[in-house]
The RNA shown here (Fluoride riboswitch aptamer (crcB RNA motif)) has 64 nucleotides and comes from a Thermoanaerobaculales bacterium. Lineage of the source: Bacteria > Pseudomonadati > Acidobacteriota > Thermoanaerobaculia > Thermoanaerobaculales. It matches the Rfam family "Fluoride riboswitch aptamer (crcB RNA motif)". Its family is annotated with response to fluoride and positive regulation of gene expression in the Gene Ontology. Model confidence (mean pLDDT): 80 of 100.
C1' cells in the first nucleotide's frame, strides 16, 4: 500500500421541514424523474413522501 468482512458513525432515497419505519451506500459511493422526437436536443407531463402523518408553500373545485 491493496482487496474483503464487521462495528461506530455518517451520508443518499428527482423541489422545503420534523416524526416514525423501510432501503442503499461508505466517497470513482448512494442519488440525479417520465414520455416523444426529426436525438441538435426540442416539445409534452406527474409530485413537495421512499412510504405514512404533519407543517409549510404550490395548484384546481366549491362555499362564505
Nucleotide at each position: 500500500g491493496c482487496u474483503c468482512c464487521g462495528g461506530c458513525a455518517g451520508g443518499g432515497g428527482a423541489u422545503g421541514g420534523a416524526g416514525u419505519c423501510c432501503c442503499c451506500c461508505u466517497u470513482c459511493a448512494a442519488c440525479c424523474g417520465c414520455c416523444c422526437g426529426u436525438c441538435a436536443c426540442g416539445g409534452g407531463c406527474u409530485g413537495a413522501u421512499g412510504a405514512c402523518u404533519c407543517c409549510u408553500g404550490g395548484c384546481g373545485g366549491a362555499c362564505c